[in-house]
Context: one part of a larger RNA
Molecule: small-subunit ribosomal RNA, 5' domain
Organism: uncultured marine bacterium
RNA sequence: GAACGAACGCUGGCGGCAUGCCUCAUACAUGCAAGUCGAACGAGGUCUUCGGACCUAGUGGCGCACGGGUGAGUAACAUGUGGGAAUCUACCUGAAGGUUCGGAAUAACUGCGGGAAACUGUAGCUAAUACCGGAUGUGUCUGCAAAGAGAAAGAUUUAUCGCCUUCAGAUGAGCCCGCACUAGAUUAGCUAGUUGGUGAGGUAACUGCUCCACCAAGGCUACGAUCUAUAGCUGAUUUGAGAGGAUGAUCAGCCACACUGGGACUGAGACACGGCCCAGACUCCUACGGGAGGCAGCAGUAGGGAAUAUUGGACAAUGGGGGAAACCCUGAUCCAGCAAUGCCGCGUGAGUGAAGAAGGCCUUCGGGUUGUAAAACUCUUUCAUCAAUGAUGAUAACGACAUUAGUUGGAGAAGAAGCCCCGGCUAACUCCGUGCCAGCCGCCGCGGUAAUACGGAGGGGGCUAACGUUGUUC
Numbered sequence: 001g002a003a004c005g006a007a008c009g010c011u012g013g014c015g016g017c018a019u020g021c022c023u024c025a026u027a028c029a030u031g032c033a034a035g036u037c038g039a040a041c042g043a044g045g046u047c048u049u050c051g052g053a054c055c056u057a058g059u060g061g062c063g064c065a066c067g068g069g070u071g072a073g074u075a076a077c078a079u080g081u082g083g084g085a086a087u088c089u090a091c092c093u094g095a096a097g098g099u100u101c102g103g104a105a106u107a108a109c110u111g112c113g114g115g116a117a118a119c120u121g122u123a124g125c126u127a128a129u130a131c132c133g134g135a136u137g138u139g140u141c142u143g144c145a146a147a148g149a150g151a152a153a154g155a156u157u158u159a160u161c162g163c164c165u166u167c168a169g170a171u172g173a174g175c176c177c178g179c180a181c182u183a184g185a186u187u188a189g190c191u192a193g194u195u196g197g198u199g200a201g202g203u204a205a206c207u208g209c210u211c212c213a214c215c216a217a218g219g220c221u222a223c224g225a226u227c228u229a230u231a232g233c234u235g236a237u238u239u240g241a242g243a244g245g246a247u248g249a250u251c252a253g254c255c256a257c258a259c260u261g262g263g264a265c266u267g268a269g270a271c272a273c274g275g276c277c278c279a280g281a282c283u284c285c286u287a288c289g290g291g292a293g294g295c296a297g298c299a300g301u302a303g304g305g306a307a308u309a310u311u312g313g314a315c316a317a318u319g320g321g322g323g324a325a326a327c328c329c330u331g332a333u334c335c336a337g338c339a340a341u342g343c344c345g346c347g348u349g350a351g352u353g354a355a356g357a358a359g360g361c362c363u364u365c366g367g368g369u370u371g372u373a374a375a376a377c378u379c380u381u382u383c384a385u386c387a388a389u390g391a392u393g394a395u396a397a398c399g400a401c402a403u404u405a406g407u408u409g410g411a412g413a414a415g416a417a418g419c420c421c422c423g424g425c426u427a428a429c430u431c432c433g434u435g436c437c438a439g440c441c442g443c444c445g446c447g448g449u450a451a452u453a454c455g456g457a458g459g460g461g462g463c464u465a466a467c468g469u470u471g472u473u474c
Base pairs, nucleotide, nucleotide: 001474002473003472004471006470007469008468009467013346014345015344016343017342018341019339020338021304026302027301028300030299031298032297035062036061037060040059041058043056044055045054046053047052069257070256071255079180080179081178082177083176084175087173088172092169093168094167095166096165097164098163099162100134101133102132103131109124110123111122112121113120114119140149141148142147154161155160182229183228184227189220190219191218194217195216196215197214198213199212200210201209232254233253234252235251236247237246238245239244259280260279261278262277263276282293283292284291285290310336312335313334314333318332319330320329321328322327349379350378351377352376359370360369361368362367383415385410386409387408388407389406393401418463419462420461421460422459423444424443425442429458430457431456432455433454439446440445
């Protein structure tokens, strides 16, 4: 000098755009953050002009694996980059073919119960695009072959929307490898599923993936294994002429986690933040028998801290889920609120004005300086303010923002300047007070009676809605 997710002191007019728990991955009151489909299904209800319209607890479908948060863990094929082969992929696109015949249940509901509650038992009844069986099977799978296996679902307003099999694509994901990737040797040896093979099991898939069986004795390491400490990685950010150093907030990609630990279920996809089960800690309810919960979602609270915001509006836009659609949901998102936290822009007036007024300060008492500064006169009206008008974002229609931006008009210099410094480094000097005291100080150093260094005043210098200080990085 530059930079900052900054903080503190003092001061503070406006606008635009950004940013805002870096500390306790601490504990959480309350509300909201994932639903939707009646054009899959029975049933119940409301209204009715008896045509029908509407609502929905349950079964069923799709979604809830996205979006949002956090960085605890992780030194690792986690990430980055470049390759690879033994894989899967709902919805979507293209192509080929099919959509046939039957069956048995069950929730809702009704009856009778249990329980404080959460919830739940039993008997009976019923539907489906829920479940099961047969047929067919172009193509598909197993197999050398022969042979064998293996599918479907309807709705309807007759427009369509679906369903099944297979191939291909697209998208997404899983797996393997080379290289790169913090410090410590005051960590030198580590390893028995360990290294390799055969067989078996398992996976969507390759593989010691498997505390499965057997066999062999390997594998890593001074080019740093193992251990310990620290740490999410990257694009990037910052500094620097560069090389390099430091960092990894916001934004974007990947990974990991969801009270702590473990586990699987469902599913195309999870070993699942607002799903389930078990154990643990904690909190709450209880009729003491038993139950309920998980903000590292958005707000908000307590605590911690130098320190970090509203329990706001809207789905209008962009996108996401469901739906044939109308539409519904969406604390994603778009906006508004708060904060000089940062960057950028603008303003706090302009011209004329010398008896160089008064006052202040200094003085060699002549004067000098503050100083064209003020007053006064003549103007202007940016911003703010008041009134009117009024886009774009969105169109066939629909605007939260919105008292929008902008435009026009009105009034009136009116509402708007501070902070630090003045011994040298370092731009800027005098007087008074104090008297090694009080104090200053980044370094050198000032102060013990003439202090340009302390405190005040006048004057001056610097920056300016800021200015200084502290912290950190280069």